[in-house]
Molecule: Archaeal signal recognition particle RNA
Organism: Hadesarchaea archaeon
RNA sequence: CGACGGGCUAGGCCGGGGGGUUAGCGGUCCCCUCCCGCAGAAAUCCGCUCUACGCUGGGCCGAAAGCUCGGGGCGGCGCUCGGAAUCCUGCGCCGACCUGGUCCGCGACGAGGAGGUCUCGCCCCACAGGGCUGCCGGUGGCGGGGCUCCAGCCGGAGGGUUGGAGUAAACCGCCUUUACCUGCCGAACUCCGUCAGGGGCGGAAGUCAGCAGCGGUAGGCAGGACGGUCAGCGCUUGUGGGUUCCGGGACCGAGAUCGCAACCAGCCUCCGGCGCAGGAGGAAGGCGUCAACCUGGUGCCCGCCCGUCG
Numbered sequence: 001c002g003a004c005g006g007g008c009u010a011g012g013c014c015g016g017g018g019g020g021u022u023a024g025c026g027g028u029c030c031c032c033u034c035c036c037g038c039a040g041a042a043a044u045c046c047g048c049u050c051u052a053c054g055c056u057g058g059g060c061c062g063a064a065a066g067c068u069c070g071g072g073g074c075g076g077c078g079c080u081c082g083g084a085a086u087c088c089u090g091c092g093c094c095g096a097c098c099u100g101g102u103c104c105g106c107g108a109c110g111a112g113g114a115g116g117u118c119u120c121g122c123c124c125c126a127c128a129g130g131g132c133u134g135c136c137g138g139u140g141g142c143g144g145g146g147c148u149c150c151a152g153c154c155g156g157a158g159g160g161u162u163g164g165a166g167u168a169a170a171c172c173g174c175c176u177u178u179a180c181c182u183g184c185c186g187a188a189c190u191c192c193g194u195c196a197g198g199g200g201c202g203g204a205a206g207u208c209a210g211c212a213g214c215g216g217u218a219g220g221c222a223g224g225a226c227g228g229u230c231a232g233c234g235c236u237u238g239u240g241g242g243u244u245c246c247g248g249g250a251c252c253g254a255g256a257u258c259g260c261a262a263c264c265a266g267c268c269u270c271c272g273g274c275g276c277a278g279g280a281g282g283a284a285g286g287c288g289u290c291a292a293c294c295u296g297g298u299g300c301c302c303g304c305c306c307g308u309c310g
Base pairs, nucleotide, nucleotide: 001310002309003308004307005306006305007304008303011061012060013059014058015033016032017031018030019029023049024048025047026046027045034037038057039056040055066300067299069297070295071294072293075290076289077288078287079286081285086280087279088278089277090276091275092274093273094272095271098266099265100264101263102262105260106259107258108257109255115252116251117250118249119248120247121246123242124241125240126239127238128237129236130235131233132232133231134230135228136227137226140175141174142173143172144171146167147166148165149164150163151162152161153160154159180224181223182222183221184220185219191216192215193214194213199208200207201206
C1' cells in the first nucleotide's frame, strides 16, 4: 500500500406523488400510484420558519446508502388551443312525404253474375181507419093512476062520496134517447104496494091504522152492453210522400273497386335524404405542468479502529 473479516461513527432508510388547507413548508384529510412499507398523536389541529420540505418512540442499513444530472414514463391537473360523434334552428335542392291524374301492367273479385234500371220491403213523415186497455157517463117529456093536504055532503062507529091544490120516483101507456140488462144490498123515522101475528071501531057482517116479512123505488156496490171530437199502446190496415244503407223480385249483360309499380303535374304543411350557415355539445389530439414507477449513464461523497494474509 492492497485484499479479506470484524467493530464503530458521520450519515441514510422505515413508501412516493398531486390536490386541499396554510403567510409559507410538511403531516393527519381527499385522490393517484407500486417493490405494498413499524407504533402513537394531530383540523376549536400536530411539528416548523425560506436553514421551514414533518414531530415523538422504536427498529434496520452503515461508508454504504443517499444526493444530483440525464433518458423513458402509468396517471392526474390546467388551457382564451383543438374541434369528432350526436342534436336543434334557418335556407336551398331532391325524393320512395302528401294530393290529383295518366297508363293500362301485376295482384285480390267477377257468367256459381261486375255493375246498372225498375219495383217491393226495412226505416221516417202525413192523413184516414181498425183492435186492445184505462177513464168518464147513466136522457128528456106527456098523460093517467097512486100518494099528501084542504073543503063540502052523508053515516051509529069503522067509514063513504064529490071537488080542488101539490107531487121526484115507485104502477100503466106513449114519444124521444145509446142510456139498458144481471146479481147483491137497501129509507129506523117523513118512499110505494101487500100486509101474517097482534091492535082499534063494530051486535055481527065488515072495516081502519099498521110492526115484522115479502115485492118494488130513491140510492149504493159488482159485472155486462152502450155512448164519449177523453187518454194511452212493444198491436194492426190502407193511401200518399221521402230516403243514404240493407234485403227480396224482375230485367239487362262485362266489367267495377282497392292496393302496388311506372310516368306527369302540383305541394303551405307533415316525413326522409343531401348541401350550406348558425347554435348546443364536447371525444381524439395538441400545449403546459406535476408525476408514481423503471433505467443504466454523469458527477458529489467514499471516515475511524482492530485482526489476518501478501